[in-house]
RNA sequence: CCGUGCUAGGCGGGGAACUAGCGGUGCCCUGUACCUGCAAUCCGCUCCAGCAGGGCUGAAUCCCCUCUCGAGGUCUCCGUCGUCGCGUGCCGACGUCCGGCGCGGUGUCGAGGGUCGGGUCCCGCGCAGCGGCGGAUCGCGAACCGCGUCAGGUCCGGAAGGAAGCAGCGCUAAGCGACACCCGCCGGGUGCCGCGGCACGGCCUGGCCUGAGCCGUUCCGGACGGUGGGUUCGGUGGCGGACCGAUCGACGGAGGGUGCACGG
Repeated sequence: CCGUGCUAGGCGGGGAACUAGCGGUGCCCUGUACCUGCAAUCCGCUCCAGCAGGGCUGAAUCCCCUCUCGAGGUCUCCGUCGUCGCGUGCCGACGUCCGGCGCGGUGUCGAGGGUCGGGUCCCGCGCAGCGGCGGAUCGCGAACCGCGUCAGGUCCGGAAGGAAGCAGCGCUAAGCGACACCCGCCGGGUGCCGCGGCACGGCCUGGCCUGAGCCGUUCCGGACGGUGGGUUCGGUGGCGGACCGAUCGACGGAGGGUGCACGG
C1' cells in the first nucleotide's frame, strides 16, 4: 500500500415547555434520514444519563471535535398602537335645573302663583273665496245634403184646381261670440269664518282669587344626564428598534482527529 473479516460508532437534528438534571412521547422549526413495545392527572434513566427486543451499515463523502454561515425559536429593555380589568373610576367640555354675590330692567298704576277660558300650532267636517270646466240666458249662425212659408219659374190637368221646390224671409243644429248675476263639478302653499277633536309643552291674552317679588346676565358653588376629549396602574396581543441587546441553533462550508485481527 492492497485484500478479507470484526469492533467502537452511526442509522436525522434543533427550539420552547416540563424536569433536581438527561432523554423520549406531545407542540414548533428544518426536512425525509430503520422496525416493534412503553409514555403528559406521564414513560424510562442518573452526569459518557431513555429502557427492552430485532435489523442494516461500518474506520471513512457516511463517525468524532473545533471554527464559520445562519433557517428558526426563546428571553430582556425602549418606543408605539390595540384590547381587557380596576370602571356605574377621575378630570374636562356640553345640555338642563337649583342656590349665592354683583349689575341692569320691571313691579301696590299689582310682580309672581293658582284657577276657569280664548288665540296661535296640527287634524276632520262645513262655509266663503280663487282658478278651471260645463250648463242656463242673449246674440250671430245652413247655396244644396234641417224645419216653416215659398215670389219667379217648372210639372200634372180641357178647365177648376193641385204637386215638387230654387232664391228670399223667419226659426233653429253643429259651431262662434257676449255674459254683472244664476246652477253644477273638480282643485288647493286661499281664509281675522263656524263646529268638533288630539297632546298638555312654549308664547300672547281675558275674568276671578291671593298679595311682593319677577326677568335677564358675568362669576362662584352644587345636582342630574349622556358623551366623539384627556388620563394612572396592572394583564395581554401586534409592529418597530437595540455598541443592529442576550441565548440556543438545523442544513451547509472549512480544518483537524480516530481502532483491531489475519493474509499478500
This is a predicted structure of a 264-nucleotide RNA (Bacterial large signal recognition particle RNA) from an uncultured Chloroflexota bacterium. It matches the Rfam family "Bacterial large signal recognition particle RNA". From the family's description: The signal recognition particle (SRP) is a universally conserved ribonucleoprotein involved in the co-translational targeting of proteins to membranes. Its family is annotated with signal recognition particle, plasma membrane targeting and SRP-dependent cotranslational protein targeting to membrane, signal sequence recognition in the Gene Ontology.